Predicted 3D model of a 71-nucleotide RNA (transfer RNA) from a Candidatus Xenobia bacterium. The same sequence occurs in records of 2 taxa. The RNAcentral record of the sequence draws on ENA.

[in-house]
RNA sequence: UGAGGCGUCGCCAAGCGGUAAGGCAGCGGCCUUUGGAGCCGCCAUCCCUGGUUCGAAUCCAGGCGCCUCAG
Numbered sequence: 001u002g003a004g005g006c007g008u009c010g011c012c013a014a015g016c017g018g019u020a021a022g023g024c025a026g027c028g029g030c031c032u033u034u035g036g037a038g039c040c041g042c043c044a045u046c047c048c049u050g051g052u053u054c055g056a057a058u059c060c061a062g063g064c065g066c067c068u069c070a071g
Base pairs, nucleotide, nucleotide: 001070002069003068004067005066006065007064010024011023012022018054026042027041028040029039030038047063048062049061050060051059
């Protein structure tokens, strides 16, 4: 420098145009003799900036970062 892939909560990970599942962790509560056990609840405008659209995590463009391949 060229090509491809990826970027969603602290971590892992769904989602494929109609206002973001789940698990772990965390926080609050209940229960309990205690508990790191169990139960209930809470917790993300999705890498950034624009564009398209009535509506974008999802499509498009340009950036940034990481990984792989080629030279």